[in-house]
Context: one part of a larger RNA
């Protein structure tokens, strides 16, 4: 000087209390353990691993397993020989495919030096998702967007070291403002950036009959405790209330994440030292398989139902995406979908139907006209190919569930609940998952005993 305490005083955080919806209990979708397997490819493993890498596992991917194939190689640079056939293309053979045999077409550019390209063979090599994240870079989780981390000079101490950075208000804030042997710095905080909420300008390919301005885009302006007032003080910083105003005390939101911790996570993004395979740990290619199923844990969806289910009718966004795309009217089909062809590189045209909501009918409390798992049949689409393993409709079946034990999550306002839309990946799609988007819109906080995590001071220590 730290760091720890079932020591202390203070401050704070949806920590706890108040409260509203949930987990745990059903069924199913995912992940992961486990066992199983010829493989179930690898990492992630209290918090900080488990709907995590994986913004798409039928093949591909792919890394795993069987089995056939192949060694200068699938891929890259050089050299030296030999070929003048370029390459390519299109057949037959075996063969699951690779790939091996084996016919034909075309037979290239040039400065005529050979020289590029090509293959053939040999040498350097190449190639590794193979170990090491406890050799590393980079990038990242956590504490924690917590208020804290340090530096020069002074000054103090024999010195590690202190001081500043303690203290007395106050702040969200080491944020300020008195005050002090300290004076100033420096990375942190705030601000600068983005979005949104109000006006105004300007803009005019959207809207409407018009001129206007709902809207697009672009800019500008506006909030600072600036104004009273109260408390506070030596004065201040500051807290309370209040007027104006669209907005008031950080307005909302987001990005921004000090020194540093956990020898946190990644050698399988990528890079990279060491090691180690080189007729194989490279690499081609068929098929599996990652998708097994006593069971056990974790994220979620669907529900059990009347604040509901059915069935009719009518109504309001918003973010976004489109050319090997979006796909309209219109026709068939009960339906997935098929025909069909406008129209659009998109404020213009499509995706588009928003859904809960609101009217009316209907169901009468029950394992039900609630649930929708299963499991039979018949069909749409993607795709070479849906058996192993897609999606999606149609009839038919109709299970478990009557609110869920200890426990235990999220949430402070347009927030939680609930309800739909779009989008990335991507042919299809196991999407109930992420990203956003807008529609309806609540309850509570008395208050810091208590439980968690944090700061700052202080004491004790057999810890370093």
């Nucleotide at each position: 000087u730290g760091g720890c305490g079932g020591g202390g005083a203070c401050c704070u955080g949806c920590a706890c209390a108040a409260g509203c919806a949930g987990a745990g209990g059903a069924g199913c979708a995912c992940g992961u353990g486990g066992u199983u397997u010829a493989a179930u490819u690898c990492g992630a493993u209290g918090g900080u691993a488990a709907a995590c890498g994986a913004a798409g596992a039928a093949c591909c991917u792919u890394a795993c397993c069987a089995g056939g194939g192949u060694u200068u190689g699938a891929c890259a640079u050089a050299u030296a020989c030999c070929u003048g056939c370029a390459a390519g293309c299109c057949g037959c053979c075996g063969g699951a495919a690779a790939c091996g045999g084996u016919g034909g077409c075309c037979g290239c550019c040039u400065u005529c030096g050979a020289g590029g390209g090509u293959g053939c063979u040999a040498c350097a090599c190449a190639g590794g998702u193979g170990c090491u994240g406890c050799a590393u870079g980079g990038c990242u989780g956590u504490c924690g967007u917590c208020a804290g981390c340090u530096c020069g000079u002074g000054u103090c101490g024999u010195g590690a070291g202190a001081u500043g950075u303690a203290g007395g208000g106050u702040u969200a804030a080491g944020u300020c403002c008195c005050g002090a042997a300290a004076c100033g710095a420096g990375c942190g905080c705030a601000a600068c950036c983005c979005c949104u909420a109000u006006u105004c300008u300007a803009u005019g390919u959207u809207a409407c009959a018009a001129g206007u301005g709902u809207c697009u885009u672009a800019g500008a302006a506006a909030a600072c405790u600036g104004c009273c007032u109260c408390g506070g003080u030596a004065a201040a910083a500051c807290g309370g209330g209040g007027a104006g105003g669209a907005a008031g005390g950080u307005g909302g939101g987001g990005a921004u994440g000090a020194c540093g911790u956990c020898u946190g996570g990644u050698c399988c993004g990528c890079a990279u030292g060491g090691c180690c395979c080189u007729u194989a740990u490279g690499u081609c290619c068929u098929g599996g398989g990652c998708g097994a199923c006593a069971c056990a844990c974790g994220c979620g969806c669907u529900a059990c139902a009347a604040u509901g289910g059915a069935c009719g009718g009518u109504a309001c966004a918003a973010c976004g995406a489109g050319c090997a795309g979006c796909c309209a009217a219109g026709c068939c089909g009960c339906a997935a979908g098929g025909c069909g062809g406008a129209g659009c590189u998109a404020a213009u045209c499509u995706u588009a139907a928003a859904a809960a909501a609101c009217c009316g009918u209907u169901c009468u409390c029950a394992g039900u006209u609630c649930g929708g798992a299963u499991u039979g049949a018949g069909g749409u689409c993607u795709g070479a190919a849906a058996c192993u393993c897609g999606a999606c409709c149609u009839c038919a079946u109709g299970a478990a569930g009557u609110c869920g034990g200890a426990u235990u999550u999220g949430c402070u306002a347009g927030u939680a609940a609930u309800c739909g839309c779009a989008c990335a990946u991507c042919a299809g799609c196991c999407a109930a998952g992420g990203u956003g988007c807008g529609g309806u819109g609540a309850a509570u906080a008395c208050g810091u005993u208590c439980u968690c995590g944090g700061g700052u001071c202080u004491u004790g220590c057999a810890c370093a």

This is a predicted structure of a 464-nucleotide part of an RNA (small-subunit ribosomal RNA, 3' major domain) from an uncultured Candidatus Saccharibacteria bacterium.
Its mean pLDDT, the model's own confidence on a scale to 100, is 82.
Rfam family: Bacterial small subunit ribosomal RNA.
RNAcentral holds the full RNA, with entries from SILVA.